[in-house]
RNA sequence: CUCUUAUCGAGAGCGGCGGAGGGAAUAGGCCCUGUGAAGCCCGGCAACCAUCAAGCGAAAGCUUGAAAAGGUGCUAAAUCCUGCAGAUCAAUUGAUCUGAAAGAUGAGGG
Repeated sequence: CUCUUAUCGAGAGCGGCGGAGGGAAUAGGCCCUGUGAAGCCCGGCAACCAUCAAGCGAAAGCUUGAAAAGGUGCUAAAUCCUGCAGAUCAAUUGAUCUGAAAGAUGAGGG
């Protein structure tokens, strides 16, 4: 970098350093930010993998539960919203729902 698969409307600081930007990319919108952005550290959240227990299974493994010391992850707003397709309503702009695309994270493969 790419493929497969699961999840993505819950949760998480009034800490320290830092100093101007940030919310993935492109466009539009809407936000956050010197009452201090990004980033780093600490703290925290969750429970994907790993761990432990029980059940099922010939086995590979699957299901349920526990714990949070290990590997990741996350810690404004739905993945902040829309961009494509379909349905319904309204019809000037539009609204709602479903799906796709793109993306993020885990696990496995190339």
Record summary: This is a predicted structure of a 110-nucleotide RNA (SAM riboswitch aptamer (S box leader)) from Peribacillus psychrosaccharolyticus ATCC 23296. The prediction has a mean pLDDT of 84.